[in-house]
RNA sequence: GCCCUUGUAGCUCAGGGGAUAGAGCACCGGAUUCCGGAUCCGGGUGUCGCCCGUUCGAAUCGGGUCAGGGGCAC
Numbered sequence: 001g002c003c004c005u006u007g008u009a010g011c012u013c014a015g016g017g018g019a020u021a022g023a024g025c026a027c028c029g030g031a032u033u034c035c036g037g038a039u040c041c042g043g044g045u046g047u048c049g050c051c052c053g054u055u056c057g058a059a060u061c062g063g064g065u066c067a068g069g070g071g072c073a074c
């Protein structure tokens, strides 16, 4: 340098054109407790890496770019 792949919540990951974007763990508030832990009740905490485009509509499709991983390179 070229090709492939990944990027979504604090972490690990679903979701692959249409409803308000989800799960587990973690976290926060409350109950319980002398205080914690455990348990129970409640809360998603997010510009879907970034920009532009296609579309009535984009996390999802296309182009560019940034970052991680892999492959090729007499």
Base pairs, nucleotide, nucleotide: 001072002071003070004069005068006067007066010025011024012023013022018056026045027043028042029041030040031039049065050064051063052062053061
The RNA shown here (transfer RNA) has 74 nucleotides and comes from Bifidobacterium longum subsp. infantis. Lineage of the source: Bacteria > Bacillati > Actinomycetota > Bifidobacteriales > Bifidobacterium longum. Rfam family: tRNA. Gene Ontology term of the family: triplet codon-amino acid adaptor activity.